[in-house]
Molecule: Bacterial RNase P class A
Organism: Kangiellaceae bacterium
RNA sequence: GUGGCUGGCUAGACAGUCGCUGCGGAUUUUUUAUUCGCGGAGGAAAGUCCGGACUUUAUAGAGCAGAGUGCCAGGUAACGCCUGGGGGGCGAAAGCCUACGGAAAGUGCAGCAGAAAAUAAACCGCCAAUCAGUUUUUAACUGAUCGGUAAGGGUGAAAUGGUGCGGUAAGAGCGCACCGCGUUGGUGGUAACAUUCAACGGCAUGGUAAACCCCACUUGAAGCAAGACCAAAUAGGGUUCCGGUAGGGCAGCUUGUCUGACCCUCGAGACGUGGCUCGCGUUGGAACCGGGUAGGUCGCUUGAGCGAUUUGGUGACGAAUUGCCUAGAUGAAUGACUGUCCCCGACAGAAUCCGGCUUAUCGGCUAGCCCAAAUA
Numbered sequence: 001g002u003g004g005c006u007g008g009c010u011a012g013a014c015a016g017u018c019g020c021u022g023c024g025g026a027u028u029u030u031u032u033a034u035u036c037g038c039g040g041a042g043g044a045a046a047g048u049c050c051g052g053a054c055u056u057u058a059u060a061g062a063g064c065a066g067a068g069u070g071c072c073a074g075g076u077a078a079c080g081c082c083u084g085g086g087g088g089g090c091g092a093a094a095g096c097c098u099a100c101g102g103a104a105a106g107u108g109c110a111g112c113a114g115a116a117a118a119u120a121a122a123c124c125g126c127c128a129a130u131c132a133g134u135u136u137u138u139a140a141c142u143g144a145u146c147g148g149u150a151a152g153g154g155u156g157a158a159a160u161g162g163u164g165c166g167g168u169a170a171g172a173g174c175g176c177a178c179c180g181c182g183u184u185g186g187u188g189g190u191a192a193c194a195u196u197c198a199a200c201g202g203c204a205u206g207g208u209a210a211a212c213c214c215c216a217c218u219u220g221a222a223g224c225a226a227g228a229c230c231a232a233a234u235a236g237g238g239u240u241c242c243g244g245u246a247g248g249g250c251a252g253c254u255u256g257u258c259u260g261a262c263c264c265u266c267g268a269g270a271c272g273u274g275g276c277u278c279g280c281g282u283u284g285g286a287a288c289c290g291g292g293u294a295g296g297u298c299g300c301u302u303g304a305g306c307g308a309u310u311u312g313g314u315g316a317c318g319a320a321u322u323g324c325c326u327a328g329a330u331g332a333a334u335g336a337c338u339g340u341c342c343c344c345g346a347c348a349g350a351a352u353c354c355g356g357c358u359u360a361u362c363g364g365c366u367a368g369c370c371c372a373a374a375u376a
Stems, first nucleotide, its partner, number of pairs: 001371001003370008012341007020040008042347001046358002049356005054223004061278004066219005071085005086100001087098004101214002106212002108208002123153002125149003129145007161179006180203001181201005186195003227298004237289006244266001246265004250260003253256001269283005305324008342345001
């Protein structure tokens, strides 16, 4: 300094008139109406993104597939959330971000430039040998062929560890020292990890998994329009198809090794269990047409609830004692008008409930932390 960073609280107030609604009481014509008292939208009620409670799925599941998460340790009913640490990145700092397991299991992918971008490779170069030429004919230079090389230069975001010394025809971890890297151990830490510690190794040749994949852990489905109960009404309707060359019974007339899904048994088939398989249960199943009902009650708000004090913990959070009850509508309740005040009011309205995350947002109050630059 109208600087920056991290949190917490609040979200127009007061008064009057009329109106709406939940619960409880009183009166009444107990149908109904009047009156009294106590209450009546949020920090996000939003998104429908996660996790649950609760309800149903006869039960009885198992495996696979699918899906989700992905450093460590804690918290929590649980989580993809929160807290505290570690690694990495950004910032001067306070702080912020993190899709953070594995690239030596495999597959795939990477424009241009460049010799070459992962089973590498030689553009300019350096060196040896051979041949030819030139000169000052010992030696040096130029060109060609063949071979060695990757230290120097170039390209690129990245070129196969770095610096130095030795060595070599010229070079190269080729060898050595230090650094880097890897493995193992020591030390600290619950661990992730750290390490100015030690030994061994010349040492793999990069990246990418928010690419496929591998690994570890977790995971039924559907949802309050879930579901339960009561009342009432109808048509327990009609048509078609599939389902055994089984046994027995019954019925029929054409008396047959017949017909009949009519009954029983055993099967088959079908249905149900989120997908598939196995298992289990039921006993017919499927399609079409047509008819009745759409009402009421419950679920419905006392809850993993909120506050205070003490206490354990770095913290998230936990424990003990104590206080409070704080919306339950159902075409959808909390509104309209007037006046005053100032901080001039944004985003915005519950629908089973709770814990999170994300998004939107005019202001007001408040706590702590940081100091680059400039000036004195």